[in-house]
Molecule: transfer RNA
Organism: Candidatus Doudnabacteria bacterium
RNA sequence: GCUCGCUUAGUGUAGUGGCCUAACACGUCUCCCUGUCACGGAGAAGAUCACGGGUUCAAAUCCCGUAGCGAGCG
Numbered sequence: 001g002c003u004c005g006c007u008u009a010g011u012g013u014a015g016u017g018g019c020c021u022a023a024c025a026c027g028u029c030u031c032c033c034u035g036u037c038a039c040g041g042a043g044a045a046g047a048u049c050a051c052g053g054g055u056u057c058a059a060a061u062c063c064c065g066u067a068g069c070g071a072g073c074g
Base pairs, nucleotide, nucleotide: 001073002072003071004070005069006068007067010026011025012024013023018057028044029043030042031041032040050066051065052064053063054062
């Protein structure tokens, strides 16, 4: 330099055009339980989906570019 893949709550993942509200696990917070902690139970907060454009009536999802990470080729 060329090609390909990945980027979604604090962490790990799902969701691959539409059913308003982006789901699950762990973690965090509150309450209950307990003499206390842990375990267990109930609830809550937290991601406008890496960034910028485009396509579409509609984009986390498709296309282009940029950035970061990874792999291959030279």